[in-house]
This is a predicted structure of a 266-nucleotide part of an RNA (large-subunit ribosomal RNA, domain VI) from a Kiritimatiellia bacterium. The coordinates come from a structure-prediction model, not an experiment, and the mean pLDDT is 91. Its Rfam family is "Bacterial large subunit ribosomal RNA". Its family is annotated with structural constituent of ribosome and ribosome in the Gene Ontology. The sequence was found in a public genome assembly.
Context: one part of a larger RNA
C1' cells in the first nucleotide's frame, strides 16, 4: 500500500518445507523343509550403530567476573597484612553453555498403484487377469508425524474491543471541537537477541540494582591469646570471603508528559 470502518487475539490450512535409516540377538523352534549337513516363511519381543531434535537431575568439560595455596619482583616507610605484574604458576568451583551425558524420533493405521499374482469373462460356442467389470500386492506414490504457512488478490473464519459533533461551501474543500479502542515512543530489564525484531515489566509496581533470608563454592580469614628458641601449631573457627541460582523487601532507579491513531463506515 491492498484485504471496502478501525483495533486486539484465536483460528482453519490452499500451499510450501522438514523427517524417511541400518543391523544383531531372542521366542515360535532345532519347528516345517532335508538322507544328512543344514534350516525358515508368518507371527512376536529384546537391543545396537548412524543420524536428527530438546535437555543439564546425575557423569564429566569449560567456568580470564568466586575462594584458596606457591614463586619471583616492584609498591603501600618498615613488622604483619595486602595490591600490581599476558588467567605469574598451581589446586577447586555456582549460575550459564555444553558431551563423551540423558530424554526422545524413524513406526502403525488407511488410499491409490507398479511389476507381480488372481475371479469373473467375450471379441474367437473353446482358451484367455482384460477387451466391459472386479480383487490382491512395495522399503516406492498420496495421506498419517514435525515446522511455516490467509499477499491463499478466490486476501477465509470466529471472539472481543473503539468511534454516534458544529459552522461555511454548488463542489472541491477550509475552520472550531473532539483525539476512542489501540499503537508508538521512552525507561528498568532478559526466557530474547549483532542493529532490529521478541518477550517480561513501568508505582494500581518485585523489572533490574541494593539489602536480608536460604542454596551453593572454596577450606577455616585477620586480629588476639594459648604452646614451642623456631619453623609452626593450637583456640575463637565448619571461620572469613562469596558470580550469573532460589525467594523475600519498594531502599535506588522504571517519574510526570508526549506522538500516532479518529467521528459509525463505497
Nucleotide at each position: 500500500c491492498g484485504c471496502a470502518g478501525g483495533u486486539g487475539a484465536u483460528c482453519u490450512g490452499a500451499g510450501g518445507g522438514g523427517a524417511a535409516g541400518a543391523c544383531u540377538c531372542c521366542c515360535u523352534a532345532g519347528u516345517a523343509c532335508g538322507a544328512g549337513a543344514g534350516g525358515a516363511c508368518c507371527g512376536g519381543g529384546a537391543g545396537u550403530c548412524a543420524c536428527g531434535a530438546g535437555c543439564c537431575a546425575a557423569c564429566g568439560g569449560u567456568g580470564u567476573u568466586c575462594c584458596g595455596g606457591c614463586u619471583g619482583u616492584c609498591g603501600c616507610g618498615c613488622c604483619a597484612g595486602c595490591g600490581g605484574c599476558a588467567g605469574g604458576c598451581c589446586g577447586g568451583g555456582u549460575a550459564g553453555c555444553u558431551g563423551u551425558g540423558c530424554u526422545c524420533g524413524g513406526a502403525a493405521c488407511g488410499g491409490a498403484u507398479a511389476a507381480g499374482c488372481g475371479c469373473u469373462g467375450a471379441a474367437a460356442g473353446c482358451a484367455u487377469c482384460u477387451a466391459a467389470g472386479c480383487g490382491c500386492c512395495a522399503a516406492g506414490c498420496c495421506u498419517c508425524c514435525c515446522c511455516c504457512g490467509a499477499g491463499a488478490c478466490a486476501a477465509g473464519a470466529c471472539c472481543a474491543c473503539c468511534c454516534a459533533g458544529g459552522a461555511c461551501g454548488c463542489a472541491a474543500g477550509u475552520c472550531c471541537c473532539u483525539g476512542a479502542a489501540g499503537u508508538c515512543a521512552g525507561g528498568u530489564c532478559g526466557u530474547a537477541g549483532a542493529c532490529c525484531a521478541c518477550g517480561a515489566c513501568c508505582u494500581u509496581g518485585a523489572u533490574a540494582g541494593g539489602c536480608c533470608g536460604c542454596g551453593g563454592g572454596c577450606g577455616c580469614a585477620a586480629g588476639c591469646g594459648c604452646a614451642g628458641c623456631g619453623a609452626u601449631g593450637c583456640g575463637c573457627u565448619g571461620a572469613a570471603c562469596c558470580g550469573a541460582g532460589c525467594g523475600g523487601u519498594a531502599c535506588u532507579a522504571a517519574u510526570u508528559a508526549g506522538a500516532c491513531g479518529u467521528g459509525c463506515g463505497g